[in-house]
Predicted 3D model of a 73-nucleotide RNA (transfer RNA) from Candidatus Roizmanbacteria bacterium UBA1450. The sequence was found in a public genome assembly. Its Rfam family is "tRNA". Rfam links the family to the GO term triplet codon-amino acid adaptor activity. Lineage of the source: Bacteria > Bacteria candidate phyla > Candidatus Roizmaniibacteriota. The prediction has a mean pLDDT of 82.
RNA sequence: GGCUGAGUAGCUCAGUGGUUAGAGCGAUCGUUUCAUAAGCGAUAGGUCGAGAGUUCGACUCUCUCCUCAGCCA
Numbered sequence: 001g002g003c004u005g006a007g008u009a010g011c012u013c014a015g016u017g018g019u020u021a022g023a024g025c026g027a028u029c030g031u032u033u034c035a036u037a038a039g040c041g042a043u044a045g046g047u048c049g050a051g052a053g054u055u056c057g058a059c060u061c062u063c064u065c066c067u068c069a070g071c072c073a
Stems, first nucleotide, its partner, number of pairs: 001072007010025004018056001027043005049065005
């Protein structure tokens, strides 16, 4: 330098055009217990990597850039 893949909650990930973006783990609070853990319930937590474009509508499609991983040279 070229090609491919990935970037979504604190962590691991789902969501491949349709109107409130979710799950598990974790955190906080409550419940339970002599107490802790486990269990159960609730709550908070997201500029969906950045910018532009297409569309009535974009996490999703297109382009550029950034970061990471792999392959080739």